[in-house]
Context: one part of a larger RNA
RNA sequence: UGACGGGGGCCCGCACAAGCGGUGGAGCAUGCGGUUUAAUUCGACGCAACGCGAAGAACCUUACCAGGGCUUAACAUCACCCUUUAGGGUGCCGUACUUCGGGGAAACCCGGAGGCAAGGCAGAUAGGUGUUGCAUGGCUGUCGUCAGCUCGUGUCGUGAGAUGUUGGGUUAAGUCCCGCAACGAGCGCAACCCCUACCCUGUGUUACCAGCGGAUAAUGCCGGGGACUCUCAGGGAACCGCCGUAGUAAUGCGGAGGAAGGUGGGGACGACGUCAAGUCAUCACGGCCCUUACGUCCUGGGCUAUACGCGUGCUACAAUGGCCGGUACAGACCGUAGCAAGACCGAGAGGUGGAGCCAAUCGGAAAAAACCGGUCUCAGUUCGGAUUGAGGGCUGCAACUCGCCCUCAUGAAGCUGGAAUCGCUAGUAAUCGGAGGUCAGCCACACUCCGGUGAAUACGUUCCCGGGCCUUGUACA
Numbered sequence: 001u002g003a004c005g006g007g008g009g010c011c012c013g014c015a016c017a018a019g020c021g022g023u024g025g026a027g028c029a030u031g032c033g034g035u036u037u038a039a040u041u042c043g044a045c046g047c048a049a050c051g052c053g054a055a056g057a058a059c060c061u062u063a064c065c066a067g068g069g070c071u072u073a074a075c076a077u078c079a080c081c082c083u084u085u086a087g088g089g090u091g092c093c094g095u096a097c098u099u100c101g102g103g104g105a106a107a108c109c110c111g112g113a114g115g116c117a118a119g120g121c122a123g124a125u126a127g128g129u130g131u132u133g134c135a136u137g138g139c140u141g142u143c144g145u146c147a148g149c150u151c152g153u154g155u156c157g158u159g160a161g162a163u164g165u166u167g168g169g170u171u172a173a174g175u176c177c178c179g180c181a182a183c184g185a186g187c188g189c190a191a192c193c194c195c196u197a198c199c200c201u202g203u204g205u206u207a208c209c210a211g212c213g214g215a216u217a218a219u220g221c222c223g224g225g226g227a228c229u230c231u232c233a234g235g236g237a238a239c240c241g242c243c244g245u246a247g248u249a250a251u252g253c254g255g256a257g258g259a260a261g262g263u264g265g266g267g268a269c270g271a272c273g274u275c276a277a278g279u280c281a282u283c284a285c286g287g288c289c290c291u292u293a294c295g296u297c298c299u300g301g302g303c304u305a306u307a308c309g310c311g312u313g314c315u316a317c318a319a320u321g322g323c324c325g326g327u328a329c330a331g332a333c334c335g336u337a338g339c340a341a342g343a344c345c346g347a348g349a350g351g352u353g354g355a356g357c358c359a360a361u362c363g364g365a366a367a368a369a370a371c372c373g374g375u376c377u378c379a380g381u382u383c384g385g386a387u388u389g390a391g392g393g394c395u396g397c398a399a400c401u402c403g404c405c406c407u408c409a410u411g412a413a414g415c416u417g418g419a420a421u422c423g424c425u426a427g428u429a430a431u432c433g434g435a436g437g438u439c440a441g442c443c444a445c446a447c448u449c450c451g452g453u454g455a456a457u458a459c460g461u462u463c464c465c466g467g468g469c470c471u472u473g474u475a476c477a
Base pairs, nucleotide, nucleotide: 001477002476003474004473005472007471008470009469010468011467012466013465015461016460019424020423021422022421023420026315027314028313029312030311031310032309033308034306035305042053043052064301065300066299067298068297069296070295073125077124078123080089081088082087091121092120093119097114098113099112100111101110102109103108127290128289130288131287132286136284137283138279139278140277141275143273148187149186150185151184152183153182154163155162156161167178168177169176193267194266195265196264198236199235200234201233202232204230208225209224212223213222214221239261242255243254244253245252246251317417321376322375323374324373325372326371333364334363335362338357339356343352344351345350383414388409389408390407391406392405393404394403430453431452432451433450434449435448436447
C1' cells in the first nucleotide's frame, strides 16, 4: 500500500421487511448428470453451466457409429514457352462427357463404342470440427451502470509511498458547494444519440372525412376537401426557470402553471481492472500431431436410448370456473420459389380454384381475456387432460427407428404441494391473446418483440446477501 475480520462509523441495492404471484408435490415438454449403447459427436459446471452454443438433428445438417468406396484428392493456386495485362500454346496416357453391358444400397469400380485439349498420370501441395483457451488475436460473461480508476507539476517522506481523491455538507453519481499544500488534467458519471408522452409548421397518397354534392340495401363508395385522426420530416417545450421556506453555498421541502417536475418513462452506451472465467467447434493464429488417413464420398444407424437424480418451463387440480350461443375493441410484424380473399367440396385437418397484392392500396387476420344470454351445482365431476386404439389430412425422394395436424373412442396422475427457494416497486406484477426469426415440414410449451385488462405493498434498515467511502486490528501478500 492492499486484502481480510463472526471490528467500528456512514450510505446504497426487490438485499431484508411489507405485499402479490410462483418453483419445490402431479402429468407432459425441454436441457443436464448418471447409466446404457456399435455410436448415444463436441463444448458449457456456484452466482456468471443445465429451453446454454442450437434463431428449427427424419436424409442433409453431422462433427459420432457400422459397412462400402476414393487417394493431387470433395475444395484452392501453380509449373515450361510467348505476352505489359487479358489471353494463347505445351510433356505422357488416351479419355472428361454421352451411350451400351456387368457389379452395387449408393458413392463408385470393370469392360466395349462414339468423341478430342474439357479429363487422367507424374509434382509442388491440398485437407483435418485432430490437440493445446494454461502459447494467442478477436469476441463474450461477471463484479456492475457499482462510482470509482489514474496522471502531470508541486509539496511531504531516507524509502515503499502519501498528498490531490481526506474533512463538513449535498447528490442517482469523485454530482456539486465550502474548506484544505496543493493546483490542474485524463478515463469513467452526466449530457450529446434513438424510442415514447404534449404542441406547432410543412407534407397529403395508398391514410383521414368536418362541411358541400352524387350514389347505394349498406360501406370514404365517388366528386371533392386539407379541417380532424394519422404518416413522414423539421422545430418548440423542463431549467429547481417562477413563488414560498431552510441554508453562506451546493441543494432540500412545499406550491403554482404545465401534456410532462426535479435524471418525466424506456433503450443504446459498461472506466482502471478481477476471475490463467468462456470460446482453438464462428473465424483467425503459434507449437504439436494425421497424410491410401485423424483427409474425403456414400448407404444405413445414432445425436430422439432410460432403473434413476437435478434445473428451466407448459397444463392443471376448478364455480373470480368449465361448456354452448351471441356481440365488441389493439399494436407490432410478415408476404412474389411468397401472402392468398370471395366461391365451391369436406364434420374437421384440409382440398379445388385463383380475384388482388412487390403492399398506409391486397392478403395473413379471428384478436383473446372482457361483455350479454343459457347451462353445469361441488362431484375426481360437463374439472383435468396424460396414455392408448382406430380412421384420416399435410410437408417432403422418403415420416419404421424419429414429424406436425384433424376426427372418433379411451379417459391416468392431480383436491394448492415438506424442508427449502425464485421473480416483481407501476402501466410494473399477475393475466389475455397477436406477430416474427430459424424454417420444405416440425417435436416452439422455447426465444425475441407487440399490444389488451390491470393490482397490492414499502413502518423501517436490527437482521440475511452484495456493494461504496472513512477508520481500526492483523503472525496474510
Molecule: small-subunit ribosomal RNA, 3' major domain
Organism: uncultured organism